[in-house]
The part of an RNA shown here (large-subunit ribosomal RNA, domain I) has 502 nucleotides and comes from a Methylococcaceae bacterium.
Rfam family: Bacterial large subunit ribosomal RNA. Rfam links the family to the GO terms structural constituent of ribosome and ribosome.
The coordinates come from a structure-prediction model, not an experiment, and the mean pLDDT is 85.
Context: one part of a larger RNA
């Protein structure tokens, strides 16, 4: 030094586990805010932090219900004091307090901080206290220039009007480029992506100046098919449809004073937010421990599921199933009074046309339709638009004024439920105090980290040690090589100790 064995360290792989997520289902809910949100700061408990809760009335005050013995949050014990059958702690609804900051709004600002008018109390003064004061809209008043009436402007008074913030989803305005085309310029990606307005629980559309095809159909939306079909297209890459079928869900009004439209106050019925009640087992054996194994039983509208010292229908929570509500809230139903009541008056600078553009599956093309920046510009139902240049003929509808539930879309959020979804390097970044430590001026980046045990019984006491660390006896426990760097304990690497080689 190297092989073997045999026992260690050292490490943290694999098993099992699941507190956590992921991905659906059904059903709720679909908003919150100036009556000041979302989010924050700072405070707050008898004892230092950190997290949860509350807000100087600050782990919580009042009220009405549930409910029945212990409470005084969690990490987390300990000591003190307290509460509590005169029903506490707990849960559910209703108020009630709610510092500062923040739409932030009395001005100011470097957020959580500085300074202020006015008005009323506390007899006055210094001071507290309370309430008030932003801006836009709208309304209504007043005063009022160039300018005579007047307007503009300015003042003042109301409004439970707005702003702000939210996860998709919808509508509108604006709108890329990478990329394919095997280069690239039309095209394509793509009306995506960001951007910006507005809105609602859906939104959008939507009751034919629609389609068809000589037979008819009868508002709009979704799905299926039609179909990769007609088309379109540097006829390239690629784009890509409707007619007609066969589902879902179906609703029709108005503008002619009425279809209605708002809110609101009784009555009920359903549900939701606490909750109640709720069947049926013993013995032995084994073993720390019975639910296991043997023997006998029993219930079951309940053998979903979780937990107990191992695998439990009968131990425990529960389940099946049958009740429940003082209070709020949702939907229906019924009733009853109240307020509102516009636009307009059948659609003219419209249809139509020209040039230029968009939009149509449709690139200018034989391009119809739709829609319009800029010039033009009809008829009036004896009238007028369509039926894919364009005419005649038939057919068919009636623009240029509004409104409408469902059927579809989404899931920040509550419930309850599944699963050939994951099992700590997976699954969310985050099963642990994670959008945290830590990195960055900053936008922004972003980790790592679970498991003793059935129970702390978490090792009293003694020895050796620095009043150590740390081990050795002793004790608990089924088990300590389960001793808290704590289930199992691999491999890499690192020793001990015996054999053999050299």
């Nucleotide at each position: 030094c190297g092989c073997a064995u045999a026992c260690g360290g050292u490490g943290g792989a694999u098993g099992c586990c699941u507190a956590g997520g992921c991905a659906g289902u059904c059903a709720g809910a679909g908003g919150c805010g100036a009556u000041g949100a979302a989010g924050g700061a700072c405070g707050u408990u008898g004892u230092a932090g950190c997290a949860u809760g509350c807000g100087a009335a600050a782990a919580g005050c009042c009220g009405c219900g549930g409910g029945g013995a212990g409470u005084g949050u969690g990490c987390a014990a300990a000591c003190a004091c307290a509460c509590u059958a005169u029903g506490a702690u707990c849960c559910g609804c209703g108020g009630a307090u709610g510092u500062c900051c923040g739409a932030a709004u009395g001005g100011g600002g470097a957020a959580a901080c500085c300074c202020g008018g006015c008005c009323a109390g506390c007899a006055c003064a210094a001071g507290c206290u309370g309430g008030u004061c932003a801006u836009c809209c709208u309304a209504g008043a007043g005063u009022g220039a160039a300018u005579a009436c007047a307007u503009a402007g300015c003042u003042c008074u109301a409004g439970c009007g707005a702003a702000g913030c939210g996860a998709a989803c919808c509508c509108g305005g604006a709108g890329a480029a990478c990329u394919g085309a095997a280069a690239c310029a039309u095209c394509u990606a793509a009306g995506u992506a960001c951007c910006c307005g507005g809105a609602g629980g859906a939104a959008a559309a939507g009751a034919a100046a629609u389609c068809a095809a000589c037979c008819g159909a009868g508002a709009u939306u979704c799905c299926c098919u039609u179909a990769g079909u007609a088309g379109c297209g540097g006829c390239g890459a690629g784009c890509g449809a409707a007619c007609g079928g066969g589902g879902a869900g179906u609703a029709g009004c108005c503008c002619u004073u009425a279809a209605g439209c708002g809110g609101u106050g009784g009555a009920g019925u359903u549900g939701u937010u606490a909750g109640u009640g709720g069947a049926a087992u013993g013995g032995u054996c084994u073993g720390g421990a019975a639910a296991g194994g043997c023997c006998a039983g029993c219930g079951a509208u309940a053998c979903a599921g979780g937990g107990u010292g191992a695998u439990g229908g009968c131990c425990c929570c529960g389940u099946a199933c049958a009740c429940g509500a003082a209070a709020a809230c949702a939907a229906c139903u019924u009733u009853g009074a109240c307020g509102u009541g516009a636009a307009a008056a059948c659609g003219a600078g419209u249809a139509g046309g020209a040039c230029g553009g968009g939009g149509c599956a449709c690139g200018u093309g034989a391009a119809a339709c739709c829609u319009u920046g800029u010039c033009u510009g009809a008829a009036c139902a004896u009238g007028g638009g369509g039926g894919g240049a364009c005419c005649a003929u038939c057919c068919u509808c009636c623009a240029a004024g509004g409104c409408u539930a469902a059927a579809u879309a989404c899931u920040c959020c509550u419930g309850a439920c599944u699963g050939a979804c994951c099992g700590a390097u997976a699954g969310u970044g985050a099963a642990c105090c994670a959008g945290u430590a830590c990195c960055g001026u900053g936008a922004g980046g972003g980790a790592a980290a679970g498991g003793c045990g059935a129970a702390a019984a978490g090792a009293a006491c003694c020895g050796c040690g620095g009043a150590g660390a740390g081990c050795g006896g002793a004790g608990u426990g089924a088990a300590a090589u389960a001793g808290a760097u704590c289930c199992u304990g691999a491999a890499a690497c690192c020793g001990u100790a015996u054999g053999c080689g050299u």